[in-house]
Source information:
Predicted 3D model of a 71-nucleotide RNA (transfer RNA) from Racocetra fulgida. Lineage of the source: Eukaryota > Glomeromycota > Glomeromycetes > Diversisporales > Racocetra. Its Rfam family is "tRNA". The family's RNA type in Rfam is transfer RNA. Rfam links the family to the GO term triplet codon-amino acid adaptor activity. The sequence is in RNAcentral, with records from Rfam.
RNA sequence: GCGAAUAUAGCUCAAUGGUAGAGCCAUAGCCUUCCAAGCUAUUGAUGGGGGUUCGAUUCCCCUUAUUCGCU
Numbered sequence: 001g002c003g004a005a006u007a008u009a010g011c012u013c014a015a016u017g018g019u020a021g022a023g024c025c026a027u028a029g030c031c032u033u034c035c036a037a038g039c040u041a042u043u044g045a046u047g048g049g050g051g052u053u054c055g056a057u058u059c060c061c062c063u064u065a066u067u068c069g070c071u
Stems, first nucleotide, its partner, number of pairs: 001070007010024004018054001026042005047063005
């Protein structure tokens, strides 16, 4: 220099263009003599910019970061 992949909650992962979910974590409550375990509830996210569309995590372009391959 060229090509490819990935980017979603504090972490690990889902999501056929149509209300963004789960597990773990955190907070509060219940239970327990206390702790652990268990139960209930709550908070919190689509890397950035633009385009297409009635509607974009999803499709297109640019860009950023990381990883891989070729030279």